Predicted 3D model of a 72-nucleotide RNA (transfer RNA) from Candidatus Sysuimicrobiota bacterium CSP1-3.
Lineage of the source: Bacteria > Bacillati > Candidatus Sysuimicrobiota.
It matches the Rfam family "tRNA". Rfam links the family to the GO term triplet codon-amino acid adaptor activity.
[in-house]
RNA sequence: GCCGGCGUAGCUCAGUGGUAGAGCAGCGCACUCGUAAUGCGCAGGUCCGGGGUUCGAAUCCCCGCGCCGGCU
Repeated sequence: GCCGGCGUAGCUCAGUGGUAGAGCAGCGCACUCGUAAUGCGCAGGUCCGGGGUUCGAAUCCCCGCGCCGGCU
């Protein structure tokens, strides 16, 4: 330099045009002699940045940034 994949909650990841979710972690309550485990609930997001398409974009297109892999 060329090609491909990935970027979404603190972490690991779903979601592939129509209200952003799960598990773990955190907080509260229940249970327990107490803790852990377990159950119920709560909070936590400008979906990497910018532009475009569309009635509507995390999702499609373009440009950039970062990470990973392949080729040279």